The RNA shown here (transfer RNA) has 72 nucleotides and comes from Patescibacteria group bacterium UBA7435. Its mean pLDDT, the model's own confidence on a scale to 100, is 82. The sequence was found in a public genome assembly. It matches the Rfam family "tRNA".

């Protein structure tokens, strides 16, 4: 320095251009239980930053930020 992969809640993880961005764990709260832990209901939380295409972008395109693989 060349190619190629990824970046979404607090953490892991879905989303055929049209989704209220979806689950799981974690947290809050409230029921259960004499308390705590189980179970149980509900709640907040999230799309790396720019530009570009399109009616309409988490998804496609281009640069640029991290991070990984590989080759040298």
């Nucleotide at each position: 320095g060349g190619u190629c992969c990824c970046a979404u809640c607090g953490u892991c993880u879905a989303a055929u251009g049209g989704u209220u961005a979806g689950g799981a764990c974690g947290c809050u709260a409230g029921g259960u239980u004499u308390u705590c832990a189980u179970c149980c209901u509900a709640g907040a939380a999230a799309u790396c930053g720019g530009a570009g295409u399109u009616c309409g972008a988490u998804u496609c395109u281009c640069c640029g930020u991290g991070g990984g693989a590989u080759c040298a």